Notes:
A computed fold for a 127-nucleotide RNA, annotated as FMN riboswitch aptamer (RFN element). Rfam family: FMN riboswitch aptamer (RFN element). Rfam links the family to the GO term FMN binding.
RNA sequence: UAUUAUCUUUGGGGAAUGGUGAAAUUCCAUACCGGCGGUACAGUCCGCGAACGCGCGCCCGACGGCGCGCGCCGAGCAGGUGAGAUCCCUGCACCGACAGUUAAAGUCUGGAUGAGAAAAGAUAAAC
Numbered sequence: 001u002a003u004u005a006u007c008u009u010u011g012g013g014g015a016a017u018g019g020u021g022a023a024a025u026u027c028c029a030u031a032c033c034g035g036c037g038g039u040a041c042a043g044u045c046c047g048c049g050a051a052c053g054c055g056c057g058c059c060c061g062a063c064g065g066c067g068c069g070c071g072c073c074g075a076g077c078a079g080g081u082g083a084g085a086u087c088c089c090u091g092c093a094c095c096g097a098c099a100g101u102u103a104a105a106g107u108c109u110g111g112a113u114g115a116g117a118a119a120a121g122a123u124a125a126a127c
Base pairs, nucleotide, nucleotide: 003125004124005123006122007121008120009119010118016030017029018028019027031107032106033096034095035048036047037046038045043094044093052071053070054069055068056067057066058065059064076092077091078090079089080088098110099109100108
């Protein structure tokens, strides 16, 4: 110096004001929020993660749990600057799992003091 292995820590934000109503932080008006890696700085590009579905294997008396694989997986244009930007600037848009709820949820409650992309660090081995 780069690689491999093991371990440790970290690792998701947001409902404010008013309206209607018996009832809404769920509807309406205006608000508010934006995981990880890549790339000219990205919720909307490329890739990944969580959630959800299916299959196989292992464990379990059972409920169920764990691992692996596959599937599913939202949304951006125009102008400007520049060598280069769907990433910056200006303008106008758009999107957001599942279950629950006296009324429909990106923002409330819950699975979740969970899981996890990944980031930082430590140790060891080999060269």